A computed fold for a 73-nucleotide RNA from a Patescibacteria group bacterium, annotated as transfer RNA. Lineage of the source: Bacteria > Bacteria candidate phyla. Its Rfam family is "tRNA". Rfam links the family to the GO term triplet codon-amino acid adaptor activity. Rfam's curators write: Transfer RNA (tRNA) molecules are approximately 80 nucleotides in length. Its mean pLDDT, the model's own confidence on a scale to 100, is 82. The sequence is in RNAcentral, with records from ENA.
Parts: sequence; C1' cells; structure tokens
RNA sequence: UGGACGCGUAGCUCAGUGGUAGAGCAAUCGUCUUAUACACGAUCGGCCGAUGGUUCGAAUCCAUCCGCGUCAA
Repeated sequence: UGGACGCGUAGCUCAGUGGUAGAGCAAUCGUCUUAUACACGAUCGGCCGAUGGUUCGAAUCCAUCCGCGUCAA
C1' cells in the first nucleotide's frame, strides 16, 4: 500500500442488537464513627466516533470516512 475481521456508548471498565440510554468503580453530599476507613442511601455525569441513507421511529440496520486492535501479504 491493497485486503479480512473486530472494536468506538458517562472520568474509567462495560451492558444495551429497532420504541425517546443503564450498571459497577470514580466524584459530590448525607447517615454511621471521637475521627478516618468500611458499609448504606442519595446526587452528579454521555443525546452513543463523524457524515449521509433506510424506517412512523436508529446507539442498534446500510454506505462512506476517521481512530484503535488482531490477522494475512
């Protein structure tokens, strides 16, 4: 360089595979404690890599592009 496959969702690790997005950890606050930690509860936090297309409806299906990884040469 051309090719095959997989991945991209919250600060981090990941779920969600057509019907207006969740968990754990982290952060903040509270309860508890002499205090800290632990534990428990609450809050905060992303319109889903980008642009188009299909659809009544797209994180989800399709196309192209961008980034990362694996494989082949």